[in-house]
RNA sequence: AGAGUUUGAUCCUGGCUCAGAACAAACGCUGGCGGCGUGCCUAACACAUGCAAGUCGUACGAGAAAGGGUCUUCGGACCUGAGUAAAGUGGCGCACGGGUGAGUAACGCGUGGAUAAUCUGCCCUUCAGUUGGGAAUAACUCAUCGAAAGGUGGGAUAAUACCGAAUAAUGCUGCAUGGCCUCGGCUGUGCAGCCAAAGAUGGCCUCUGCUUGCAUGCUGUCGCUGAAGGAUGAGUCCGCGUACCAUUAGCUAGUUGGUAGGGUAAUGGCCUACCAAGGCGACGAUGGUUAGCUGGUCUGAGAGGAUGAUCAGCCACACUGGAACUGAGAUACGGUCCAGACUCCUACGGGAGGCAGCAGUGAGGAAUCUUGCGCAAUGGGGGCAACCCUGACGCAGCAACGCCGCGUGAGUGAAGAAGGCCUUCGGGUCGUAAAGCUCUGUCGGGUGGGAAGAAACGUACGUAGGUGAAUAGCCUGCGUACCUGACGGUACCGCCAAGGGAAGCACCGGCUAACUCCGUGCCAGCAGCCGCGGUAAUACGGGGGGUGCAAGCGUUGUUCGGAAUUAUUGGGCGUAAAGAGCGUGUAGGCGGCGUGAUAAGUCAGAUGUGAAAGCCCUGGGCUCAACCCAGGAAGUGCAUUUGAAACUGUCUUGCUUGAGUACGGGAGAGGGAAGAGGAAUUCCUGGUGUAGAGGUGAAAUUCGUAGAUAUCAGGAGGAACACCGGUGGCGAAGGCGACUUCCUGGCCCGAUACUGACGCUGAGACGCGAGAGCGUGGGGAGCAAACAGGAUUAGAUACCCUGGUAGUCCACGCCGUAAACGAUGUUCACUAGGUGUUGGGGGUAUUGACCCCCUCAGUGCCGGAGCUAACGCAUUAAGUGAACCGCCUGGGGAGUACGGUCGCAAGACUAAAACUCAAAGGAAUUGACGGGGGCCCGCACAAGCGGUGGAGUAUGUGGUUUAAUUCGAUGCAACGCGAAGAACCUUACCUGGGUUUGACAUCCCGGGAAUCUCCCGGAAACGGGGGAGUGCCCUUCGGGGAGCCUGGAGACAGGUGCUGCAUGGCUGUCGUCAGCUCGUGUCGUGAGAUGUUGGGUUAAGUCCCGCAACGAGCGCAACCCUCGUCUUUAAUUGCCAGCAUUAAGUUGGGCACCUUAAAGAGACUGCCGGUGUUAAGCCGGAGGAAGGUGGGGAUGACGUCAAGUCCUCAUGGCCUUUAUGCCCAGGGCUACACACGUACUACAAUGGGCGGUACAAAGAGAAGCAAACUUGCGAGAGUAAGCAAAUCUCAAAAGCCGUUCUCAGUUCGGAUUGCAGUCUGCAACUCGACUGCAUGAAGUCGGAAUCGCUAGUAAUCGCGGAUCAGCAUGCCGCGGUGAAUACGUUCCCGGGCCUUGUACACACCGCCCGUCACACCCUGAAAGUUGAUUGCACCAGAAGUCGUUGAGCUAACUUCUAUUUAUAGAGGAGGCAGGUGCCUACGGU
Repeated sequence: AGAGUUUGAUCCUGGCUCAGAACAAACGCUGGCGGCGUGCCUAACACAUGCAAGUCGUACGAGAAAGGGUCUUCGGACCUGAGUAAAGUGGCGCACGGGUGAGUAACGCGUGGAUAAUCUGCCCUUCAGUUGGGAAUAACUCAUCGAAAGGUGGGAUAAUACCGAAUAAUGCUGCAUGGCCUCGGCUGUGCAGCCAAAGAUGGCCUCUGCUUGCAUGCUGUCGCUGAAGGAUGAGUCCGCGUACCAUUAGCUAGUUGGUAGGGUAAUGGCCUACCAAGGCGACGAUGGUUAGCUGGUCUGAGAGGAUGAUCAGCCACACUGGAACUGAGAUACGGUCCAGACUCCUACGGGAGGCAGCAGUGAGGAAUCUUGCGCAAUGGGGGCAACCCUGACGCAGCAACGCCGCGUGAGUGAAGAAGGCCUUCGGGUCGUAAAGCUCUGUCGGGUGGGAAGAAACGUACGUAGGUGAAUAGCCUGCGUACCUGACGGUACCGCCAAGGGAAGCACCGGCUAACUCCGUGCCAGCAGCCGCGGUAAUACGGGGGGUGCAAGCGUUGUUCGGAAUUAUUGGGCGUAAAGAGCGUGUAGGCGGCGUGAUAAGUCAGAUGUGAAAGCCCUGGGCUCAACCCAGGAAGUGCAUUUGAAACUGUCUUGCUUGAGUACGGGAGAGGGAAGAGGAAUUCCUGGUGUAGAGGUGAAAUUCGUAGAUAUCAGGAGGAACACCGGUGGCGAAGGCGACUUCCUGGCCCGAUACUGACGCUGAGACGCGAGAGCGUGGGGAGCAAACAGGAUUAGAUACCCUGGUAGUCCACGCCGUAAACGAUGUUCACUAGGUGUUGGGGGUAUUGACCCCCUCAGUGCCGGAGCUAACGCAUUAAGUGAACCGCCUGGGGAGUACGGUCGCAAGACUAAAACUCAAAGGAAUUGACGGGGGCCCGCACAAGCGGUGGAGUAUGUGGUUUAAUUCGAUGCAACGCGAAGAACCUUACCUGGGUUUGACAUCCCGGGAAUCUCCCGGAAACGGGGGAGUGCCCUUCGGGGAGCCUGGAGACAGGUGCUGCAUGGCUGUCGUCAGCUCGUGUCGUGAGAUGUUGGGUUAAGUCCCGCAACGAGCGCAACCCUCGUCUUUAAUUGCCAGCAUUAAGUUGGGCACCUUAAAGAGACUGCCGGUGUUAAGCCGGAGGAAGGUGGGGAUGACGUCAAGUCCUCAUGGCCUUUAUGCCCAGGGCUACACACGUACUACAAUGGGCGGUACAAAGAGAAGCAAACUUGCGAGAGUAAGCAAAUCUCAAAAGCCGUUCUCAGUUCGGAUUGCAGUCUGCAACUCGACUGCAUGAAGUCGGAAUCGCUAGUAAUCGCGGAUCAGCAUGCCGCGGUGAAUACGUUCCCGGGCCUUGUACACACCGCCCGUCACACCCUGAAAGUUGAUUGCACCAGAAGUCGUUGAGCUAACUUCUAUUUAUAGAGGAGGCAGGUGCCUACGGU
């Protein structure tokens, strides 16, 4: 630091996904040790049990028992236990410590301030004091109620408990009066009034009193009271910061303020009364949802984002709600009262409880520990202290939950062992890995030793100082000794033995490090994204191997990152998502030049703060590290203060360039109102006139003999304004078009004067806003939704036609949207040009106009830099900058639902989510396609000739049938195709019979030459038996070798079994179409382009010219074969001009001719004319056998169709191996209701029959072709010459000449069938061909449709060959006879080039839209129903504070009376119960 994924490929936009780090985690597999941390994130759910707050006898009164001992009359008593335990009064503590995060969006928290508006127990300092009295009450005891919890009454008693009194000021209150001040403060003066206290204990005899000594004396310590100050802690207030929703926009009556009073420690509507009517809010009030806040933590380069476990600070809470009491402090976790829910006890009357303390239980949940030890340390409470208490805390236990460290051995060891896996069978790999040998000793095990954490307090002794009368006591300091360890016999150290006890998990298609085999066969499965799996899966499962991490490894979840994918740093808006339809303008934001002032922003310095811990740096301690300790730095912030004055702000004073005003001109479909005009359509009236008109692709509906259309004249009415008219004008946009008048807005130009920043933008707001639509009233010619009819069509709710209503028009009022587009917000400035055009001004010139030049304002085109993903934009920016506004953040869902606002409605505006996909998209590229365009070609159409489709037959195919009808080929490009020939064989199929190293190949062993032949069974294969017979080469004569046959064992053979979608090769097709590419260069970010396009031309990417291209390759053409002309050579089997000869080129002869077969010539647009660009070329002509490729053939570019073929051959993989191999017999491939293709023969007279007669080419021939002769009606048969072929043979037909038939199902046609034969062959039944006689079917030229052919072609006629024993209407060749037509390229089909559109790329046989049916998922609505929360009104009202009442009750103080010291009674003050009022929780309507 990036990567994958949209496409055939590219660039961009844009989302999704991955690699990183982290975690209070959980789950899966696995698990050796230690250190340090961490451990209910869910039910603030419910809790059994134990413990978590007590302590003080130096505040007080009282005070056991067990046990032990002594005595005893055996009943008990006494001593000890012990002034102990337990309880009570009293003091202090219980408001700390510990837990949790429900509530809280708040001065709750953070940060910085204020308190002159406050309090503060214990602690510290200072000052002063601590005098003298009184009345009760618990414990206890007696009685009594209750199941219990717990009470009630009588009696006795103490205090540092309670209550008077005295004293007191720098205290408090009131009044009067000064100074300072930050204004409820500080500090004075005077007067009046008011408020305190408690003792306990050690020592001593100096003082006082009694007098061995003790006290009320002295002294010390701890307490107590008042005041002042400090420290600490707390309360309150303020500035700033602190989540989301505007689909929450208005909220508020104690509300905002004032006065007075109350209340509080204290300010304050905190509360009450009265007065005023305020207060908050777009800088987000109010409402709703969510949430404890912070230091910090995680991540990040940072800015940020997320988070708030452990540790620390603050807050809130303690079953839920309410309330107060006590106290320095609470509205109190382990206190009280009330209400509620729940649980428990109960004798049913009534009671008890609150783990969000530590353990622990249940429940919930994916999930979170021991009912441990100890107060040894640290800290806290009480105490003078000893000490007690302390689930705070220190430790231990459980859990790989996290971080850190260590180990599971080290060295050597190649025959590279065995074994596994793979293999091209050679080997490779696991792998120095193992074994073996030599060592070491961490951890673990055993055994022995063994810390630090401990220092205080205290006690004892010694000693110094202070207090004091004191050598006492006490206090303080020092020294010595003693005492105290949960962890724990732990850490650590030594010794002993022994390689012994200690490795897994994930991954291996790309991203992403790591590859092979087997199994599976779109199954099973995988998957973070893209995507794998349909028989050769590096992606599934297993094995081997490898990679990564390691006592862990993976998965899941969450956060940040990558993501510049919310963009402050750091994005965008012409076409990708995104500029509001347009303007006016409020708040707000921003703002020209100069002077002076100020100091809010800004900058610099200083001070305070920014807790500790953490992060960072340095150093140190645990063997290292994690962890811990010390110091430092940092903490970007806030506050105070001192400076600076450029910039921004504010104030002041000026300026003119921004903006505006005045004056003079100008153009214009700018707007509104009124008036008036002509052309045209339609309608009405009248005339002329007659049969059609109208309309369409063609028609029809329609109009018309009741007179249309056409034409003439007149009239009516409505709407729109031809020509001018123009990328011309005006307007903010929508928009505006005949003419005249009136009213009116804006703009441009010119020259001077004036104002003096008055400006720009603009959230809300307001106004305008095409068309359609709505309301009311008019109007209505034409046009025309809806509607009707006619056509079209498979249908046609459309397109076309005939009609036709709203509407279109006017007035007034709504609506408020458009591809309202330049898909481009407004304003300002700057940045090359060229050329049009509109309006104005100036200059030169001219008599003037035109022309030319300059300039301002608009409006177009082209184009440079620059920008852009590209397309493109380019002074009218999409360039470079500034200001302000609006808008965007993947596609779909959706501009939808719900809510709200507006509207008469239609609807508009605002505007989600669930769910779903991995894309959606922009621009450009190459193809392909188009019922797009241009150019061109082809028997493509057209023009012709002949066919197919109808009949019969042949043949192939489908289908059906069958034991089998073997298999393949299937649009063109399968179907007389593989098959150039199925009776057996072929043959692959079926039935049956046999066979198993095999019919065939190689290797090993044994035997035998090979070979020939006979017999038996059998359908044959095969099985059984017998006979004859020994060869070739070498030889040391024993034998060995080659070849062949046979028996045996196993390696193996075999397979026309599967996969042509695993393949090679071969082939078809587009297509003999003219195309397909490359190198270098250039252009483009790139895919790609250029070249190959363009202008001509050609059969051709053939050639020429031009050109950022220049060249080249595969194709085209040519080279090759053949036919056509000639020459040379040559002359047999060919030929015959002349000579001879014959029946005959038969023979002699000859090689001129023909022919044959070898080599050449010839044709090249070479020549002439025209044309063309002076070119390529084209047209015409001459010559020539042939003329523009002379005809034909061979020759098939890059590629396409997963085209065909595993059954020609070859071949991977799979399958089979007494069978899917091999052999044999018979059958089948030849079936037959039917359908299709390809052919043959016909339907006749251009013909049929009969007779006569003529002319080929190319081939074949020895298991052959066969003449001639004989014979048969014939197929043939018999016999046989010639010929391995220019010699012999097969061997011509149509034609021609005669004759007959005379238009018929025929003398056409020949199917079918019967009989008789011939030939081939082991064998013609299934199932051959041919012959003769007889039979004589369909068929009279063929519907829709469709095929071939452009010249020696079509058509027609016969001939030959391959295969082959035999079998051709098929195939491949050959010649004979021998036409017609082509105007032309509009159309059909196919193809080529250029161009254009594209949402196609499997490429139009593409892509893709909607309804319907069924299932499922998500959401809206829905009569209602239920829960939670909340507003308003009312009812009722517990406990409690406060107020009030208080006739009941009442020790302390006080007054009076009575009596006996002390009591009793009466009254007062004060207090209490009870009643009542306000407020109010739960509850109810």
A computed fold for a 1485-nucleotide RNA from a metagenome, annotated as small-subunit ribosomal RNA. The RNAcentral record of the sequence draws on SILVA. It matches the Rfam family "Bacterial small subunit ribosomal RNA". The coordinates come from a structure-prediction model, not an experiment, and the mean pLDDT is 85.